[in-house]
RNA sequence: UCUGCGGGAGAGAUUCUGCCCCAACCCCGGUUCGGGGCAGGACGCCGAAGGCGCAAUCACGCCCAUAAACGCUCAGGCAAAAAGACCGCAGA
Numbered sequence: 001u002c003u004g005c006g007g008g009a010g011a012g013a014u015u016c017u018g019c020c021c022c023a024a025c026c027c028c029g030g031u032u033c034g035g036g037g038c039a040g041g042a043c044g045c046c047g048a049a050g051g052c053g054c055a056a057u058c059a060c061g062c063c064c065a066u067a068a069a070c071g072c073u074c075a076g077g078c079a080a081a082a083a084g085a086c087c088g089c090a091g092a
Stems, first nucleotide, its partner, number of pairs: 001092007012043001014042009023032004044078003050074001051072003057065001
């Protein structure tokens, strides 16, 4: 470094629109006083894929190099599942 197994945090099951499914109703092909799924938008929020930033170091000076669990929040995420830095065990 890779593979397998186990553990593994945070933050709206927000809201709007469109489509679809189910349910109910009636004027029988429509409606929502209902439920759910998917996609997109808005506002709010989170940091632990990835990405970006820097302190010390070196040095007369310049150039180059250069960290994180810190900072940013581009990306990603905000029920569960999945993902997940990192940790443990086993193997190569």